[in-house]
Molecule: transfer RNA
Organism: Candidatus Methanoculleus thermohydrogenotrophicum
RNA sequence: GCAUCGAUGGUCUAGUGGUAUGACUUUGGCCUUCCAAGCCAAUAGCCCGGGUUCAAUUCCCGGUCGAUGCA
Numbered sequence: 001g002c003a004u005c006g007a008u009g010g011u012c013u014a015g016u017g018g019u020a021u022g023a024c025u026u027u028g029g030c031c032u033u034c035c036a037a038g039c040c041a042a043u044a045g046c047c048c049g050g051g052u053u054c055a056a057u058u059c060c061c062g063g064u065c066g067a068u069g070c071a
Stems, first nucleotide, its partner, number of pairs: 001070007010024003018054001026042005047063005
């Protein structure tokens, strides 16, 4: 330099056009003499810019970062 793959809450992860799933963490409550465990609820997320579309995490182009391969 070229090619392929990837980027989703604090962490890990599902989701291939219709306002994002689950787990852990955090916060509050219940329970308990207290703690732990358990139960309930809440908070928090689509790497950046542009395009297509009524509608984009998803499709297209470019960029950044990471992984792998080739040179």